[in-house]
RNA sequence: CAUGAACACACGCUUAGUUUCCGGCAUACAUAUUCCGGAAAGCGGGGGAACCAGUUUCACCAGGGGCGAGUCACUUGGAAUUCACGAGUGUAGGGUACCAUCUUACCCGAGUCCGUCAGCUAACCUCGUCAGCAGUGGAUGGGUCUU
Numbered sequence: 001c002a003u004g005a006a007c008a009c010a011c012g013c014u015u016a017g018u019u020u021c022c023g024g025c026a027u028a029c030a031u032a033u034u035c036c037g038g039a040a041a042g043c044g045g046g047g048g049a050a051c052c053a054g055u056u057u058c059a060c061c062a063g064g065g066g067c068g069a070g071u072c073a074c075u076u077g078g079a080a081u082u083c084a085c086g087a088g089u090g091u092a093g094g095g096u097a098c099c100a101u102c103u104u105a106c107c108c109g110a111g112u113c114c115g116u117c118a119g120c121u122a123a124c125c126u127c128g129u130c131a132g133c134a135g136u137g138g139a140u141g142g143g144u145c146u147u
Stems, first nucleotide, its partner, number of pairs: 011135001012133003018041007042129006052119001063117001064114004072090006093108004098142006
């Protein structure tokens, strides 16, 4: 000097998943954080008329629907009617430090819930506010902040 890895972390990233207040726990007493409970605000989801839309649903054959970007197609393994499961290659779609457009590179393309039932849907009713990371390319135009 270069490359790789680990730790820490201001500012930040994905996501609706943030903020404020009240109380509790601690123990000599008091305070703060975390945690627990509750109430609000903000954000997000579901149910639910008319009108409109729809013409089905159930059974044989495992219907139907929701959250979410996470759909769909092909190949393949054992098995050998299917199905299901595993492994790949792509893909609708989604993400990457104010916004939009173009461009470059990288990444994701899961999981899960309801339980035979739900189109839209004003009033109304109801639920959630987790979890996981170590991430800033360029151009044009428009903003914000600071000086």